[in-house]
RNA sequence: AAUAAGGAAGGCGAUGGAGCUCGCCCAACGUCCGGCUUGCAAGUCGGCUGAUAGCUCCUACUCAGGC
Numbered sequence: 001a002a003u004a005a006g007g008a009a010g011g012c013g014a015u016g017g018a019g020c021u022c023g024c025c026c027a028a029c030g031u032c033c034g035g036c037u038u039g040c041a042a043g044u045c046g047g048c049u050g051a052u053a054g055c056u057c058c059u060a061c062u063c064a065g066g067c
Stems, first nucleotide, its partner, number of pairs: 010025004016058006032047006
């Protein structure tokens, strides 16, 4: 220096925060649909759903009702 194992921790799971649980990682992760340019890639325009990976709470947004 490299490799392997173990330990402590960390990070990630399409829009914010927290707790618990699950899974994953030296990378996990970065949703989906359509049109145009276009050889591919890439760029660009438009659109639907969702603030969770799952559960609960808070915040923001949307809809309906009441005061």
The prediction has a mean pLDDT of 76.
Fluoride riboswitch aptamer (crcB RNA motif) from a Bacillota bacterium, 67 nucleotides, folded computationally.
Taxonomically the source falls in Bacillota (Bacteria, Bacillati).